């Protein structure tokens, strides 16, 4: 230098172009003599950045950034 893969909540991951979902964690309650566990409820994401296409983009296209791998 070229190619491939990945980037989404605090963490780990989902999501045919049509309202972004779950587990763990966090907060409140329940339960217990008390803690943990259980059960119920709640908050938390401008989907790595900037443009483009579209009625509509996490998703498609271009460039850039970061990480991992491959070729030379």
């Nucleotide at each position: 230098g070229c190619c491939u893969u990945a980037g989404u909540a605090g963490c780990u991951u989902a999501a045919c172009g049509u309202u972004a979902a779950a587990g763990c964690g966090c907060c409140g309650g329940u339960u217990u003599u008390g803690u943990a566990a259980u059960c119920c409820g709640g908050a938390g994401a401008u989907c790595g950045g900037a443009g483009g296409u579209u009625a509509a983009a996490a998703u498609c296209c271009u460039c850039c950034c970061u990480a991992a791998g491959g070729c030379c």

The RNA shown here (transfer RNA) has 72 nucleotides and comes from Clupeichthys perakensis. The source organism's lineage runs through Eukaryota, Bilateria, Chordata, Neopterygii and Clupeichthys. It matches the Rfam family "tRNA". Its family is annotated with triplet codon-amino acid adaptor activity in the Gene Ontology. It is annotated as a transfer RNA. The sequence is in RNAcentral, with records from ENA. The coordinates come from a structure-prediction model, not an experiment, and the mean pLDDT is 84.